[in-house]
Context: one part of a larger RNA
This record gives sequence, structure tokens and C1' cells, in this order.
RNA sequence: GGAUGAACGCUAGCGGCAGGCUUAAUACAUGCAAGUCGAACGGGAGAGAGAUAGCAAUAUUUUUCGAGAGUGGCGCACGGGUGCGUAACGCGUAUGCAACCUACCUUUAACAGGGGGAUAGCCCGGAGAAAUUCGGAUUAAUACCCCAUAGUAUUAUUUACGGGCAUCUGUAGAUGAUUAAAGUUACGGCGGUUAAAGAUGGGCAUGCGUGCCAUUAGCUAGUUGGUGAGGUAACGGCUCACCAAGGCGACGAUGGCUAGGGGUCCUGAGAGGGUUAUCCCCCACACUGGUACUGAGACACGGACCAGACUCCUACGGGAGGCAGCAGUAAGGAAUAUUGGUCAAUGGACGCAAGUCUGAACCAGCCAUGCCGCGUGCAGGAAGACGGCCUUAUGGGUUGUAAACUGCUUUUGUCAGGGAAUAAACCCCUCGAUGCGUCGGGGGCUGAAGGUACCUGAAGAAUAAGCAUCGGCUAACUCCGUGCCAGCAGCCGCGGUAAUACGGAGGAUGCAAGCGUUAUCC
Repeated sequence: GGAUGAACGCUAGCGGCAGGCUUAAUACAUGCAAGUCGAACGGGAGAGAGAUAGCAAUAUUUUUCGAGAGUGGCGCACGGGUGCGUAACGCGUAUGCAACCUACCUUUAACAGGGGGAUAGCCCGGAGAAAUUCGGAUUAAUACCCCAUAGUAUUAUUUACGGGCAUCUGUAGAUGAUUAAAGUUACGGCGGUUAAAGAUGGGCAUGCGUGCCAUUAGCUAGUUGGUGAGGUAACGGCUCACCAAGGCGACGAUGGCUAGGGGUCCUGAGAGGGUUAUCCCCCACACUGGUACUGAGACACGGACCAGACUCCUACGGGAGGCAGCAGUAAGGAAUAUUGGUCAAUGGACGCAAGUCUGAACCAGCCAUGCCGCGUGCAGGAAGACGGCCUUAUGGGUUGUAAACUGCUUUUGUCAGGGAAUAAACCCCUCGAUGCGUCGGGGGCUGAAGGUACCUGAAGAAUAAGCAUCGGCUAACUCCGUGCCAGCAGCCGCGGUAAUACGGAGGAUGCAAGCGUUAUCC
């Protein structure tokens, strides 16, 4: 000098864009953050309308709408948070799997025949303070089960032709065994099963690179390899039985300490050094430890089970909970924001759709935390006014064109009026093209931010300057006070009676809505 997720002191007019618990992965009151589908299913509290009977209350019946709960499907593995752990099981880079999986999506081909038994809900009864739970009866499905079909797949045996040094393996075929499905509809569709391919996402493997300490020198028995078996989507000591005795290490094993990694960012002429806040990619974690279930995918933040610590409810028998989601609270700390608005846009889940949900997201609020921009007026004006300060003092210098005064302008701010883009799709109507699917044109609906941005007009200099420094480094000097005191200080050093170094004043210098100090990095 530059930089910062900064803090502190003094000060502060406006706007744009960004950023905002670096500490206690400490504990959390309250609300919200993941649902959706009636075009899979049984049903349905209740509401409206009509008809019939009745004087009426009401009853019966038809029809339209339909809350809450339940079965079932898809989603909840995304999105959002944090950086505890991890020095390699991670990350970065390069390559590979003849050793692999992939729901939804796209393409292609084939199929979708027949039957059965339950169960939630509802109803009845019981236990409990509650959370919840037990028994009985009854009922449906795209829930579950059985049979059929089998080109495909799996598996066993086998044939032919290849590839390979070998273990082994590719293609085509034969035979046996096993293996599938679901309907619904508003008739336009939406779905189901199997197989192949694609796309996407993942899994696994290998080489190289990726902190500090040798005042850490030896480490290792599933350890290293083989055979066989099991297991996995898949290779493999991944696991097990048997056999061999190996494997790693001064090119730093093992141990200890520290730490998420990278793109980046800061600095520097570069080499390098430092850094990993925001944004993006990967990893790890979800009160602590462990376990699996479901599923295409998890060993699952707002799922389950067990153990532990803690908190809460209790009728003492027993139960409930997990903000490292968004706000917010307490605590800690030098220190870090609102218990806000909207799904209008973008994106996600479900749905044929309308739509519902979405603290993702988009917005607004707070904070000079940073960067950038604008303003605090412009021109004239000398009796060089008053006052202040200095002085060699009837005088002069300086503050200083500064003020007063005259004229002008109106950014910011104030007031008044107008007033956006972000939104054209889905959908509805309509026209055209097309065998259909679908595509194209036109019209209509939809804005949280927001009466905001922006535009126009009005009045009026009106609404707006501080901070640090002035001995040298280092731009800027005098007076008074103090008297090795009080104090200053980044270094050298100032202060003991003439202090340009302390405190005040006047003046000056530098930056400027900031200026200084502290901390950290180059």
C1' cells in the first nucleotide's frame, strides 16, 4: 500500500447492488417448512333443489354439491441446513467395469385370459387420565393370492462356430424347470405387464496429486496371498472354512496433532504465500451411539426400533419430544437481522386438468457491513465589515469572496397528479394444417413486490459535514496552559519554566458520508 463475513470510537443526507452467529454440532417456548390424487376404492357427516304423502311438524324418494377420516398409488432419498467427524473410505485430475444397478422420461416390440380369500373404514361391545389399544360382525379396490399364456428373462444340461498364452469368454441354437399383468373414463384419454435400446442419476475399481511433528521407527493374524463356498446390483477377505507365510516401511509405514476438499477469493511484476464467508460441484452429519425395514433409490434432518443423556405431561399405572429448515428465544460473545408478504414469476411434488402444497424461490423489513453513484448549491460581491487568532502594536497580518448583500438553479428531500415492465403460457373460446398424436395463428384470464420504480408539476437555498492529523518518517505552525507532573507514542522518541511532540485555542493538511483505531492475511 492492498484486502476483510469484521469489531470499537466519533459522525451521518439519499439511492442502486451485494453481504449479514466466524463464538456454544449449546438448550430450545410458539407458528409455519411435504404433500397430493374422487379419472384406483368402499363409503360419506352435512348442505341445496325438486316430486309425493300430510293442515303442519315431518316422512319417503329423485337429483346436485360435498367436509373430516380410511384402503390404495406416487412423492416424502429432491429441495433447505450445518461443517461434528474425516489426512483418506474424502477431494481434484486422468482412465476403466468382459464386474454393475437405474423409479419417473423417450423409442421399439409383444401381451393384458380366468378365478379366489381377506382387511381397514363404517357398525356393536370393552380397557385407559391420556397417548393409545383389544374383541366381534360386515365390505371394496389399480391392495393381496392362485391358475393359464411365455417370443423374453433366470437357471441346468447340451450342440455348432469363433476370441484368448491361460483362468476364461462371445454369438447362434436345442431340451427341461421356474417366472407377468388392472383397470378406469366425461369415450378425447389416463393407466397395467414383459423385453430391448436410449437418456438421466448413481455404484465400484486403478494411477497421480492433496497438512504439520522423527523429541512418533518399526507396524500388521482377516493381517498378505491362494483354493472353495456364501453374500452383493456388481468385483473383491466383503464374510466364512482350509492351505501357505506373507504384506507395509527413512521415496517416512505406524502413531500423535490439526483440518471437510475443490472451483474460487485476497495479495504479489511474477514465482509464490494466504484463504475456502457469500455462489457452484463433491463429501460427511441430523440430540449421542447402534440397527435394519420399506423402496428404483436411504441404512432415511421434520420415518421405524433399541440403548443413553436431557426436557415435558401424568389420575403414578404409563406416555411425549429432538430448529446443524424459516422466523424467533435464552446462553455464549467484540460481534451478526423480521416470530413480515406472496405463490405473480422461476423451479419442485401430486393430479388428465382445474388446482392444491411449497419459510425452495421471489419480494419487502433491519444494519454505512462493503462496493458504486449522487447531493449538501452556482454566479457576482472589499467598507477586504464585525468577531476570533497572531503581531515588531495609533499600525499590520490572517480567518477571507468566506459572511452580509444581489441575481440564478432545484439534483436529493417535501407536497400534488399520472403510473409500469416483470405475463404468456397452462386453461377456455375460435380459425387453420394434419390420417391421428399434435402443431401454428387470433382473442380472453392471472402481479406479492406496489400506487413501488419511473414520468409530470409546485414551492423554496430551502432539508444535508464530519473525522483524523500537523517533531522526523509524512502533506500540514503559531500562541496560551502545564513543568520528568499531567500526559503522548507505530518506530526514533517528547515532557525537569520560552514544548511546532502533553492539554486547549486559532490556523493549516489529508480523506470525506464517512474518518480513525484494533485484529488478521499478502
Annotation:
The prediction has a mean pLDDT of 84. A computed fold for a 522-nucleotide part of an RNA from an uncultured bacterium, annotated as small-subunit ribosomal RNA, 5' domain. The full RNA is in RNAcentral, with records from ENA and SILVA.